[in-house]
RNA sequence: UGGGGAGUGGUGCAGCGGCAGCACACCUGGCUUUGGACCAGGAGAUCCCAGGUUCGAAUCCUGGCUCCCCAG
Repeated sequence: UGGGGAGUGGUGCAGCGGCAGCACACCUGGCUUUGGACCAGGAGAUCCCAGGUUCGAAUCCUGGCUCCCCAG
C1' cells in the first nucleotide's frame, strides 16, 4: 500500500428494513446457621464515528477510525 473480515449493555454473542434480545456477570429479595447452588424480581447498550437512501436503518449506500487475517 492492496484485498478480506470484525466493531451491538461489564464480558461473550444473537438480531430476514419495522418493540434491541440471550447467556454469564452485577443489584434487591426469598431459601440456607453462613457461603455456594437454586427461585423471584430489577438495573444496564440512542448498536465505532459522520453523512446519505427510506415513512422507517444495528441492518442498505458513501467516507472515515480501531482491531484481526492474507498478499507485497
Notes: Transfer RNA from a Candidatus Omnitrophota bacterium, 72 nucleotides, folded computationally. Its mean pLDDT, the model's own confidence on a scale to 100, is 82. Its Rfam family is "tRNA".